[in-house]
Context: one part of a larger RNA
RNA sequence: AGUGAACGUUGGCGGCACGCCUAACACAUGCAAGCCGAGCGAAGUAGUUUACUACUUAGCGGCGAACGGGUGAGUAAUACUUGGAUAACCUGCCUUAAGGUCUGGGACAACUACAGGAAACUGUAGCUAAUACCGGAUAUGACCACACUUACCAUGGUAAGAGUGGUAAAAGAUUUAUCGCCUUUAGAUGGGUCCAAGUCGCAUCAGGUUGUUGGUGGGGUAAUGGCCUACCAAGCCUAUGACGCGUAGCAGGUCUUAGCGGAUGAUCUGCCACAUGGGGACUGAGAUACGGCCCUGACUCCUACGGGAGGCAGCAGUGAGGAAUAUUGGGCAAUGGACGAAAGUCUGACCCAGCGAUGCCGCGUGAAGGAUGAAGGCCUUAGGGUUGUAAACUUCUGUCAGCAGGGAAGAUAAUGACGGUACCUGCAGAGGAAGCCCCGGCUAACUCCGUGCCAGCAGCCGCGGUAAUACGGAGGGGGCAAACGUUACUC
Numbered sequence: 001a002g003u004g005a006a007c008g009u010u011g012g013c014g015g016c017a018c019g020c021c022u023a024a025c026a027c028a029u030g031c032a033a034g035c036c037g038a039g040c041g042a043a044g045u046a047g048u049u050u051a052c053u054a055c056u057u058a059g060c061g062g063c064g065a066a067c068g069g070g071u072g073a074g075u076a077a078u079a080c081u082u083g084g085a086u087a088a089c090c091u092g093c094c095u096u097a098a099g100g101u102c103u104g105g106g107a108c109a110a111c112u113a114c115a116g117g118a119a120a121c122u123g124u125a126g127c128u129a130a131u132a133c134c135g136g137a138u139a140u141g142a143c144c145a146c147a148c149u150u151a152c153c154a155u156g157g158u159a160a161g162a163g164u165g166g167u168a169a170a171a172g173a174u175u176u177a178u179c180g181c182c183u184u185u186a187g188a189u190g191g192g193u194c195c196a197a198g199u200c201g202c203a204u205c206a207g208g209u210u211g212u213u214g215g216u217g218g219g220g221u222a223a224u225g226g227c228c229u230a231c232c233a234a235g236c237c238u239a240u241g242a243c244g245c246g247u248a249g250c251a252g253g254u255c256u257u258a259g260c261g262g263a264u265g266a267u268c269u270g271c272c273a274c275a276u277g278g279g280g281a282c283u284g285a286g287a288u289a290c291g292g293c294c295c296u297g298a299c300u301c302c303u304a305c306g307g308g309a310g311g312c313a314g315c316a317g318u319g320a321g322g323a324a325u326a327u328u329g330g331g332c333a334a335u336g337g338a339c340g341a342a343a344g345u346c347u348g349a350c351c352c353a354g355c356g357a358u359g360c361c362g363c364g365u366g367a368a369g370g371a372u373g374a375a376g377g378c379c380u381u382a383g384g385g386u387u388g389u390a391a392a393c394u395u396c397u398g399u400c401a402g403c404a405g406g407g408a409a410g411a412u413a414a415u416g417a418c419g420g421u422a423c424c425u426g427c428a429g430a431g432g433a434a435g436c437c438c439c440g441g442c443u444a445a446c447u448c449c450g451u452g453c454c455a456g457c458a459g460c461c462g463c464g465g466u467a468a469u470a471c472g473g474a475g476g477g478g479g480c481a482a483a484c485g486u487u488a489c490u491c
Stems, first nucleotide, its partner, number of pairs: 001490003005487005012363006018356002020321001025319003029316003034063003039060002042057007070274003079199008089191002094187002097184005102136004111126006142167005148161005172179003200246003207237003212234008249271004253264004276297005299310004327353001329352003335349001336347004366396004376387004400432001402427005410418001435480005440461003446475005456463002
């Protein structure tokens, strides 16, 4: 000097920040991811012109749910940072460009009937639509196989040209102009993989390794690769620290410092990892998926004992742990996101408000005058000194707080949670607003009383055993101030 601090005493106002560092302990309750009727059938409600309109929705379908939000357990390198490679790759929505959107079919939910179950839910039979599913056609171009030329190149690349054979498309809706759908091109964005360097302690960790190291064939992947597999060879790493053990998310940054360094990784931003412990895949452009699925373990709950349900390291909140960390608040008005043609719906992201001197910053607690230097207190050599212009008293002012009136910007036309807030004007009245630590030296600040190696103080040196400036009280003084001290930690 600093802190995500805590504790003690004290505490007026405002602005801006920040607020479980411990048990990645367990969680009651509510909310945090939905949207689309301009994809589809059906049911219901209302209105009527009785076959139409409007609205609502459980279901099929589509997009989203892989974002946003949380946490730091694991991870010492499958991470991160910096710089490269991809001639070894993918990319929904978006932009760009070329072409197309023809013709058929059969189902399954919903619904109806029956049945089982305490429930969760499930089974059988029957009916039905689609932008759901499956055939056929077509193929600018794309992909695959075979074989070819030229140029640039160099692992499987690009461009141009020419040949044969094969493979795979599509969906409509409202309305009269759009939104879609399919194939392909280029881009943008987002990722995957690989390489190099850097990245804590211990050598009282010295050898480690068998898919291990390499090759060939095959498999697998979007893609390279022992990634996997069969066979073959016996390699590979290591005192430039392998392997092991411990600790730890990494970085931009933050703190300190003249700098070099040292320490650190709260808030904000980027990346990574995780979502009750462990494992697995499905769907999908994208996950091995916090509020999806399956299996297993622990735990909790319901049960008719046959069987089921759950996962706050989302926002609040509860218990526990702890020295210690907030409201079961308001709003989608703004910014942003999902869906939708749109109106709009959803959004504990976000914007706000509440609580906390937790931090930083600002302001106030009055100003000027006022000496019989009042009274009282304390000291005294008893003369006086000091508190002290301090008070009283006089004259003023009106910041903050209070009361009353007006009242925003944030919002492009409408729409304001904040909020009758900020701010402005007026009114009254010094009224409502100062403490904490210290005074032996270091170190600014001294006397009296009490105590008597006791009680106690103390960061170090050290004080205290009868005159203690060091203990306790008082008066006085010094320092800082809505704070002041103490403790802990870092430089």
The part of an RNA shown here (small-subunit ribosomal RNA, 5' domain) has 491 nucleotides and comes from an uncultured marine bacterium. It matches the Rfam family "Bacterial small subunit ribosomal RNA". Model confidence (mean pLDDT): 85 of 100.